RNAcentral holds the full RNA, with entries from ENA.
A computed fold for a 329-nucleotide part of an RNA from Defluviitalea saccharophila, annotated as large-subunit ribosomal RNA, domain IV.
[in-house]
Context: one part of a larger RNA
RNA sequence: GCGUUGUUAAGGAACUCGGCAAAAUGACCCCGUAACUUCGGGAGAAGGGGUGCCUGUAGAAAUACAGGCCGCAGAGAAUAGGCCCAAGCGACUGUUUAGCAAAAACACAGGUCUCUGCUAAACCGAAAGGUGAAGUAUAGGGGCUGACGCCUGCCCGGUGCUGGAAGGUUAAGGGGAGAGGUUAGGAGAAAUCCGAAGCUUUGAACUUAAGCCCCAGUAAACGGCGGCCGUAACUAUAACGGUCCUAAGGUAGCGAAAUUCCUUGUCGGGUAAGUUCCGACCCGCACGAAAGGCGUAACGAUUUGGGCACUGUCUCGACAACGCGCCCG
Numbered sequence: 001g002c003g004u005u006g007u008u009a010a011g012g013a014a015c016u017c018g019g020c021a022a023a024a025u026g027a028c029c030c031c032g033u034a035a036c037u038u039c040g041g042g043a044g045a046a047g048g049g050g051u052g053c054c055u056g057u058a059g060a061a062a063u064a065c066a067g068g069c070c071g072c073a074g075a076g077a078a079u080a081g082g083c084c085c086a087a088g089c090g091a092c093u094g095u096u097u098a099g100c101a102a103a104a105a106c107a108c109a110g111g112u113c114u115c116u117g118c119u120a121a122a123c124c125g126a127a128a129g130g131u132g133a134a135g136u137a138u139a140g141g142g143g144c145u146g147a148c149g150c151c152u153g154c155c156c157g158g159u160g161c162u163g164g165a166a167g168g169u170u171a172a173g174g175g176g177a178g179a180g181g182u183u184a185g186g187a188g189a190a191a192u193c194c195g196a197a198g199c200u201u202u203g204a205a206c207u208u209a210a211g212c213c214c215c216a217g218u219a220a221a222c223g224g225c226g227g228c229c230g231u232a233a234c235u236a237u238a239a240c241g242g243u244c245c246u247a248a249g250g251u252a253g254c255g256a257a258a259u260u261c262c263u264u265g266u267c268g269g270g271u272a273a274g275u276u277c278c279g280a281c282c283c284g285c286a287c288g289a290a291a292g293g294c295g296u297a298a299c300g301a302u303u304u305g306g307g308c309a310c311u312g313u314c315u316c317g318a319c320a321a322c323g324c325g326c327c328c329g
Stems, first nucleotide, its partner, number of pairs: 001324008010315002014313001019310001027051005036041001038147001052069007070074001082308007089300002094106002110145007122131003148295004153225003158222002160218005167213003173207002178202005185194003226244005253287001254284001265281005
């Protein structure tokens, strides 16, 4: 000097990103116990008191009560919850990044949409075959949401899906009008021209499915949910009016929020002092209703703010034991 352990005047979080770490609480018995609540909880809430030994009484005993005795200390050592208030997120118990993340992420019961009538859909497999299932729509697959409570608004123009079939378009195939090549033959003095049948190359009309165009439906399908101007007898604001555009212009609820740039917004609370926190306001840069909205008791090694208790975290250090390092002998 370092490490581990222990003690420490006065103060008691002044430390620090943050009470990290440490301290404190701790067993059993009795009393007592709030808001809130899904009436189960919350709850060991919180907060108090007691605990040894002897004698007696009651009792079968455990034990209870009464009186007394000792110590600084009686759960005499050791093991053995700190608590409260408020807010966010997720209902909950669970699951996860074997080796930096345990969470607000995943799952979940519940909700909803959709596919599937059985040789089911879906999936694995060139196939055979298998899973689904030795199941049968109260079943099975897929998507989204995520207990519970109150709810879930408007838009089908685009994309998707479903249904429709009159019309338009549309492939191969069918069809074969017509055209070309070839040449027996005919004509011609010849060059050459014409040219049947057959073979061959090509080929119009016409016929013809799904699809697409088209017509509807559908948003707990993918998604979307406006702008400008004016107006009230102070001012300000605009219930009101005008106008343009749109498929329709954001409803309820919430809101500087895990979302707010400006921003430490403004006001209130808490502090002597508060960029955090809580309650409001609404000017929502850029919340919003199953990529759910808003609440919510209980729960959480979750996140944030505050308080009580407690302390060497600190003011600010000190001392001791043990171990290590170094120096001297």
The coordinates come from a structure-prediction model, not an experiment, and the mean pLDDT is 89.